[in-house]
Context: one part of a larger RNA
């Protein structure tokens, strides 16, 4: 030079798009961040049973050195929801919660009894190219066994009953549509295995019994010491095992002419985490951040008998630090979950707030004006210089103030947070807008008066002891500029 999630000092007119706890994975008041479905049930009901969904979205980066990540290959799996096929959907029973009665507790909650419903639960029956076992002439033939399920709705019609009619209930039969089973494919997703390739240490040299292989059996969706029973004694290592620091990895980013070096903020991939430490239930998926159980620590209620909680979701407090924001507004658009739809949820997102923290842009006027005014500052006292700079004349109006119009974003009837917007029109008036560091060499840019090894600069070199362009201060000049400069860090 450049470059930064910066941050400190003086200063400061606007706008656009970015970014915005690097420190305590430090405690966390308070609100909201996961529901939905009445076209599965029953009910007076928002509570309840049942289904789908809470394993996705959202955080952080603690921990992880062969663990993960990336390439680049592989067999022994699994897979809700979507898409394509194909084949069923018969025909019974059972319990329960809410409800009702009693009771127990201060809450939190819990217990006995009676009674109900379902697409909740168990048999049952049928069924295959599905699964399991023999045999055979083995991309396959054949025999035996076994394993399913639920309805809901809508039209249009028929029967029964109620109605004075309209109509409304019950039931059937048919087509629709959303559904269930059971099987083949697809799509996307996952788990698993192998090989390379990823930091620092020899003041760390040996390390290793479930250790390394086999049999065999258990486990898992699969393979396998994964885990057990015998049996063998290997199996890793100076091409650094093993210990010890340190650290999430990658597309990317910085620089650099490159080769390299450094680095993982935003975004987008995978991994790993949800006070600490274990464990499993459910379920296709979890060993689950806003589930469950146990056990630490710590908060908080308590009638002392017992309970309740986890902001590394968004917002916000406390602490920590040099240091990092608003307890907004909205589902209008984009994705998600539910749901036949309407639709309701959605702190994801969109959008606004505040932060010159960054980059880009704009503007703080413009032509004309010498008697070169005053008035600083010098001075050889002639002058010189700030300086066309100023004042004065003409003139624009970006911005700004104030009025008025007014969006696209929603392709398609409706729907717009932001929005008191972009944006266009008029009206005022130069009006509302410059400061920062330097000036001895390096490195652009000089005198004056102060002080006199003092007080002070300094990035090197050095400067200051009575004539300092190096200290302060003026006036003058150089450099960047809504910024200037200093520190910090990496090339």
């Nucleotide at each position: 030079g450049g470059a930064u999630u910066a941050a400190c000092g003086u200063u400061a007119g606007c706008g656009g798009u970015g970014c915005g706890c690097c420190u305590a994975a430090c405690c966390c008041a308070u609100g909201c961040a996961a529901g939905u479905c009445g076209a599965a049930c029953g009910a007076u009901a928002u509570a309840g049973u049942g289904g789908c969904a809470g394993a996705c979205g959202a955080g952080a980066g603690a921990g992880u050195a062969u663990a993960a990540a990336c390439a680049a290959g592989g067999a022994a799996c699994u897979u809700a929801c979507c898409c394509c096929g194909a084949a069923c959907u018969c025909a019974a029973g059972g319990a329960u919660a809410g409800u009702c009665c009693g009771c127990c507790g201060a809450a939190a909650g819990g217990c006995g009894g009676a009674g109900u419903a379902a697409u909740c639960c168990u048999g049952g029956a049928u069924a295959g190219u599905c699964c399991c076992c023999g045999c055979c002439u083995u991309u396959g033939g054949u025999g035996g066994g076994g394993u399913a399920a639920a309805g809901a709705u809508u039209u249009a019609c028929c029967u029964g009953c109620c109605u004075a009619a309209c109509g409304g209930c019950a039931g059937g039969c048919a087509g629709g549509u959303c559904g269930g089973u059971u099987u083949g494919g697809g799509a996307g997703a996952g788990g698993c295995c192998u090989u390379g390739u990823u930091c620092c240490u020899a003041u760390c040299a040996g390390c290793u019994a479930g250790u390394u292989g086999g049999u065999g059996a258990g486990g898992u969706a699969a393979u396998g010491g994964c885990u057990c029973a015998c049996c063998a004694a290997g199996g890793c290592g100076a091409u650094g095992a093993c210990g010890g620091g340190u650290a999430g990895c990658u597309g990317g980013u910085c620089u650099g002419a490159g080769a390299g070096g450094a680095u993982g903020a935003c975004c987008a991939g995978c991994c790993u985490c949800g006070a600490u430490g274990g464990g499993a239930c459910u379920g296709a998926g979890a060993c689950a951040c806003g589930g469950c159980c146990c056990a630490u620590a710590c908060u908080c209620c308590u009638a002392c008998g017992g309970g309740a909680g986890g902001c590394a979701g968004c917002a916000g407090u406390g602490a920590g630090g040099a240091a990092u924001u608003u307890u907004g507004c909205g589902c209008a658009a984009u994705g998600g979950a539910g749901g036949c739809a309407a639709c309701u949820c959605u702190g994801a997102c969109g959008c606004a707030g505040c932060g010159a923290c960054a980059c880009c842009g704009c503007g703080u006027g413009a032509a004309g004006g010498a008697u070169g005014a005053a008035g600083g500052u010098u001075u050889u006292c002639g002058g010189a210089u700030c300086g066309u700079a100023a004042a004065c004349u003409u003139c624009u109006u970006u911005u700004a103030u104030c009025u008025g119009g007014g969006a696209g974003u929603a392709a398609u009837c409706u729907u717009g947070a932001a929005a008191u917007u972009a944006c266009c029109a008029g009206a005022u008036g130069a009006a509302u807008a410059a400061g920062c560091a330097c000036c001895g060499g390096c490195u652009a840019a000089c005198u004056a008066c102060g002080u006199g090894c003092c007080a002070g600069c300094a990035g090197c070199c050095g400067c200051g002891g009575u004539a300092a362009u190096a200290c302060g201060u003026a006036g003058g000049g150089u450099g960047c500029a809504a910024a200037c400069g200093u520190u910090a860090u990496c090339c």

A computed fold for a 491-nucleotide part of an RNA from an uncultured bacterium, annotated as small-subunit ribosomal RNA, 5' domain.
Its mean pLDDT, the model's own confidence on a scale to 100, is 84.
Its Rfam family is "Bacterial small subunit ribosomal RNA".